[in-house]
Context: one part of a larger RNA
């Protein structure tokens, strides 16, 4: 390479937008590039194959045939693919009416709690642990009451609940703003899917500049524990955690499961919504659409398990894997302020 694969064995890019490319719904007509049939020319010889012949046989040599799966050209076919024309509405989108939501951004506001400060009451302890000690406290602590300051996070509601492409999102109000769902079926008429590059988003930690700093807390200091204790426990405590702007671009970025479409038993919960039935009404019950869970049929799977939210049956497109170590390393390149990231070997070894 041909293959075979990618939930857990090696393997799905962290996620999106989208360029090139690849692939693409129904009907009619036209064309004849692909496709298919036939003819002609060519496809050197040798080789290979078949049938003969010559060396005593064979290898070898030799004659004829076939073949040379290809290319060019001409004639023809029109199902499929392509191209062109016309057309359709089921895919896709627009519109109308409703709707749910921690989706995003900014501004403002609120209460509980911790800490600190001031004042009152009050007196000898408090704190902490397995037990202690470091620590705080007669310069009045802890406790308790009142007042104030400041920062961060939003108890209950809260739910295999909701929203978002993913990361992620949770007090309340306002403004701006994205997506989604149901119903109607008015409009467009294949406008679609995927997506190498590219571009954007991207937890935490980390970095730069300037703020902020209550609590927590790497580092660090002390107290314990211990044979030791550069730890686990305790008392402190700085970066950081928070905000603004910029960078970094990683993760067990996980459903360890790429995206899209169609098809293939059911049962049961929940969430949004429509219809029916019913009612004073909220319900109950039946049917449908969208999400989110559990169980399970066929089937799949090495097993575990998956099972209309597939890991089943198929198609399209992308990414990736190819024994372990060396190594996600070296070198080179690109990116970054740095830390480092991306790309990515070999010797050697089992």
């Nucleotide at each position: 390479c041909u293959g075979g694969g990618c939930g857990u064995a090696a393997a799905g890019c962290g996620c999106g937008u989208g360029u090139a490319g690849g692939c693409g719904g129904g009907a009619a007509g036209a064309u004849a590039a692909g496709u298919c049939g036939g003819g002609u020319g060519u496809g050197a010889a040798a080789u290979c194959c078949c049938u003969g012949g010559g060396c005593u046989c064979a290898a070898c040599c030799u004659a004829g045939g076939a073949a040379c799966u290809g290319c060019a050209u001409c004639c023809g076919a029109a199902a499929c693919u392509g191209c062109c024309u016309u057309u359709c509405u089921g895919g896709a989108g627009u519109g109308a009416u409703g709707g749910a939501g921690a989706g995003g951004a900014a501004a403002g506001c609120g209460g509980a709690a911790u800490u600190c400060c001031c004042g009152g009451u009050g007196u000898a302890g408090a704190g902490g642990u397995g037990a202690a000690a470091u620590u705080c406290g007669u310069a009045g602590a802890u406790a308790u009451c009142g007042g104030g300051a400041g920062g961060a996070a939003c108890a209950c509601c809260a739910g295999u609940g909701g929203c978002g492409a993913a990361g992620g999102c949770g007090g309340c109000u306002u403004u701006c703003u994205g997506g989604c769902c149901a119903u109607c079926a008015a409009c467009u008429g294949a406008c679609g899917c995927u997506g190498a590059g590219a571009c954007g988003c991207g937890a935490a930690a980390g970095c730069g500049u300037g703020g902020g700093g209550a609590g927590c807390a790497a580092a660090c200091a002390g107290g314990a524990u211990u044979a030791g204790a550069u730890a686990c426990c305790c008392u402190g405590g700085u970066a950081g955690u928070c905000c603004a702007c910029g960078c970094u671009g990683u993760a067990a970025a996980c459903g360890a499961u790429g995206a899209g479409u169609g098809c293939u038993a059911g049962g049961u919960g929940u969430u949004g919504u429509g219809g029916g039935u019913a009612u004073u009404g909220a319900c109950c019950c039946c049917c449908g659409c969208g999400g989110u869970g559990c169980c399970g049929u066929a089937g799949c799977u090495a097993a575990c398990g998956c099972g209309u939210u597939a890991a089943g049956c198929a198609c399209u497109c992308c990414g990736c894997c190819u024994g372990g170590g060396g190594a996600g390393u070296a070198c080179g390149g690109c990116c970054g302020c740095a830390a480092g990231g991306c790309u990515a070997a070999a010797a050697c070894u089992c």
Predicted 3D model of a 350-nucleotide part of an RNA (small-subunit ribosomal RNA, central domain) from an uncultured soil bacterium. RNAcentral holds the full RNA, with entries from Greengenes and SILVA. Model confidence (mean pLDDT): 88 of 100.